[in-house]
Molecule: transfer RNA
Organism: Candidatus Aerophobota bacterium
This record gives sequence, structure tokens and C1' cells, in this order.
RNA sequence: GUUCAUAGCUCAUUGGGUAGAGCAGCGGAUUCACAGUCUGCAAGUUCUAGGUUCAAGUCCUAGUGGACGUA
Repeated sequence: GUUCAUAGCUCAUUGGGUAGAGCAGCGGAUUCACAGUCUGCAAGUUCUAGGUUCAAGUCCUAGUGGACGUA
């Protein structure tokens, strides 16, 4: 200097308008039972603190942590 930080994990949310998927978890159906399949549910102060705005995960500033690069 560049880039990343969003659910337990991996990631979306592309132009600012009250955040979602897959896997995992829990319940139900199916089965003699398990697995598988189907279905439902729960789970996030979007890293922290400020600023702009009617409104910020998104824009701006500073900081923290990770990755990469230059000298």
C1' cells in the first nucleotide's frame, strides 16, 4: 500500500430503504429401526467507535484482527 471481517461453519446481500442461502443443530412425516428423502423451527447489535443521511451491512474517518505485496 491492497484486500477481508455478515448465523456454529462456508458465503451472498452489486445503485443506501428494517439481512438471506447451503451445511450443521432441533422438531415432525416416511421406516420395524437407522440412514436417506420431504417438511417446519430456531439462530446475526453485519469486528469496534465516531461521522454523513429521514434512513447505513452498504458512503466517510479512526482503530482492532487476518491475508497478500513494496521498500